[in-house]
Molecule: TPP riboswitch aptamer (THI element)
Organism: Candidatus Latescibacterota bacterium
Parts: sequence; structure tokens; C1' cells
RNA sequence: AUCAUGUGCUAGGGGUGCCGCAUUACGGCUGAGAGGAUGCAGGCGCAUCCAACCCUGAGAACCUGAUGCGGGUAAUGCCGCCGUAGGGAAGCCCUGGUUUUGCUUC
Repeated sequence: AUCAUGUGCUAGGGGUGCCGCAUUACGGCUGAGAGGAUGCAGGCGCAUCCAACCCUGAGAACCUGAUGCGGGUAAUGCCGCCGUAGGGAAGCCCUGGUUUUGCUUC
């Protein structure tokens, strides 16, 4: 200098569903994750922040396609297809290999 993998640090990205009864609370299902607080509203919905979790170019974290298709369930992106589709958030140190140059020693 370059290549590759992995850990770490900093920064950033993302989702928060379904059902049990009208709602809250509580409980159940899947999952890495479906949590908490505040504000508005005034009839339980919306927004913001924080935490946890996951993901950051070998990018399926996540979004679009999608009120999609097939299977299954009490129900749901629950599973598969779609998907070599289209988007999607980065820097550094260390570690390993290769190559080159300089110095020193033999």
C1' cells in the first nucleotide's frame, strides 16, 4: 500500500403486529425485538422522545410491490413464494494474508 474476515468504538437506519370483550388494565400467539414516558385529542387515535433488539454496502434490518399469490391459524407478514425485482443507513482502530520500499544485523 492492498485484500479479506471478525471483534470493538463512534455515528446512523428500522419495525413495534394479531387475538381474547366495547375500551384501559391483564392475558394468549409468533419473533432478535411487538416495551416505557410525555404531549395533543376526547373516546383510545395521533405525534415525539427514551430504552431494548436488529441492521449499516458480501446491505432480506426495514420499505415498495401488497387490499399480492399459495398453505395454515382463534387471528395476524404465522410459514413459503414474490426475491439473482426495485429501494435502503458508514467511518475508524485492531486482528490475518499478500506485495513493495527504507534502516539495521549476519